Background: Predicted 3D model of RNase P RNA and transfer RNA as a complex of 471 nucleotides. Rfam match: Bacterial RNase P class A. Rfam classes the family as a ribozyme. Rfam links the family to the GO terms ribonuclease P activity, tRNA processing and dimeric ribonuclease P complex.
[in-house]
């Protein structure tokens, strides 16, 4: 110098006006409420704050509230499935093992059981799973031709080496063995059982036994191992009008109009009310829950590592149809365009590339909604650390 | 916020417990009937099953991820 692997971090900067959403302070500021103390709004001024690595998907795990439940087991559901650890817990993480892929750095991996028991395997094929027997191949028995070497047909038996279908075909390769064959012997392999070492385990290796038992469980199942439900539209608390609910009026009553009185009108003087009064439940608004938390950062330490302990230090949006923005200026960084002094080239009165440098345009997913681990998924590009390979120079 | 469901020809639906050409009406086309047009009758094309991956001999179907439409869901009575 090209081509990769894995981590990890950023997600433009600064200033200047205008705005937006909460906190605080502050006004001899208005305005309402109170008997004061104080409180409430609105106005003005100041100070300091104001989306992400994913705030998304809602895919898993909890916090946290309500209901349900003595405890505890069964059963139905429904998840996860190689180990060992980490975690509040997880289906997540780390560290290994097997098992596939790359030449390597290193990558993926729903990876329990098919010897518990149901079920599937279309077409093609003899046969698709208690084997079976189409074509071969042998053997016995009956015929047929014969050139007497043999060729052939039918029956009954063997046999699973060869053929043919097929994603798949009852361990593979050789050797000997047989009428012909076959784990039917023997050797390597390959799988299962069992022993034994080794390792915390998943496994590894070494040995022994012919024990060979086919796929599929993202088909039903079986085995372990966890799960009560609903979710901030969970709950709490204050409370309108309108319709139910409860109580009470006691007649010299009630409400109304009106400053009181009279006086008018309704209602009422029996019972009940549709009247009056007050009560409770609740709906609409309304405060709350709501942000200090399994937080974050920094340093020791004990661990390969996830990630534990200890000590310091910091407060970091709480809004609710919901702010976190808009202009300009300057300027890093990519990324496209047009231009060019000097420079290279060519077919030289011309054309083309084009470092540096000038101008113009341009910047990714995407938006908190009760908080937190985590997966997944989007994502213009930059940076940096570690490590693999290939070429070339010393 | 919480949740359940759907996606298959141009529309409007089927395809069962996976199995090889993924149908069926209505529409498009062309032909035949008519003098011509409808209406009839034949007969044609028209699909990555919403996308990407898995599992599997084999996916539209089974599992995961997205993507798109759709519905429910407060209290009282």
């Nucleotide at each position: 110098g090209g081509a990769g692997u894995g981590g990890g971090c950023c997600a433009g900067a600064c200033g200047a006006u205008c705005g937006c959403u909460g906190g605080c302070c502050g006004g001899c500021g208005g305005c309402c409420c109170g008997a004061a103390a104080g409180g409430g709004c609105c106005c003005c001024g100041g100070c300091g704050a104001g989306a992400g690595g994913a705030a998304a998907g809602u895919c898993c795990g909890a916090g946290c509230a309500c209901c349900g439940c003595a405890g505890g087991g069964c059963a139905a559901g429904g998840a996860u499935g190689c180990u060992u650890c980490c975690u509040a817990a997880c289906g997540g993480g780390a560290a290994g093992g097997c098992g596939g892929g790359g030449c390597g750095a290193c990558c993926c991996g729903a990876c329990g059981g098919a010897a518990a028991g149901u079920g599937c395997a279309a077409c093609a094929g003899a046969a698709a799973a208690c084997a079976u027997a189409c074509c071969g191949c042998c053997g016995g028995c009956c015929g047929g031709c014969u050139u007497c070497g043999g060729c052939u047909g039918g029956c009954c038996g063997g046999u699973a080496a060869g053929g043919u279908u097929g994603a798949a075909a009852u361990g593979g390769u050789g050797c000997g063995g047989u009428a012909a064959g076959a784990g039917c012997g023997c050797a390597c392999c390959g799988g299962c059982g069992c022993c034994g070492u080794g390792g915390c385990g998943a496994c590894a290796c070494g040995g022994c036994g012919g024990c060979c038992u086919g796929g599929c469980a993202a088909a039903c199942c079986c085995c372990a191992u966890c799960c009560g439900g609903u979710g901030c539209a969970a709950g709490g608390c204050c409370a309108a009008a309108u319709a139910g609910g409860g109580a009470g009026g006691c007649a010299u009553g009630c409400g109304g109009c009106g400053g009181c009185c009279c006086g008018c009108c309704g209602c009422g003087c029996u019972a009940g009310g549709a009247c009056c009064u007050c009560c409770g439940g609740g709906u609409a608004g309304g405060c709350u829950g709501c942000u200090u938390g399994a937080g974050c950062c920094g340093c020791g330490u004990g661990g390969c590592a996830a990630c534990g302990c200890g000590c310091g230090g910091c407060c970091u949006a709480g809004a609710g149809g919901a702010a976190u923005g808009a202009u300009c200026g300057u300027u890093a960084c990519g990324g496209c365009c047009g231009g060019a002094c000097g420079g290279c080239c060519c077919u030289u009165u011309g054309g083309g590339c084009g470092a540096c440098c000038c101008g113009a345009c341009u910047g990714a997913c995407a938006g908190a909604a009760c908080u937190c681990g985590g997966c997944u998924u989007a994502u213009c590009g930059g940076c940096c650390c570690a490590c693999u390979c290939c070429c070339c120079u010393c | 916020g919480u949740u359940g469901c759907c996606g298959u020809a141009g529309c409007u639906c089927a395809u069962c417990u996976g199995g090889a050409u993924a149908g069926a009406g209505c529409g498009a086309c062309a032909g035949a009937u008519u003098c011509c047009u409808a209406a009839u009758c034949u007969g044609u094309a028209g699909g990555u099953a919403g996308g990407c991956g898995g599992u599997u001999c084999a996916a539209g179907u089974c599992c995961g991820c997205c993507c798109g439409g759709u519905g429910a869901c407060g209290c009282c009575a």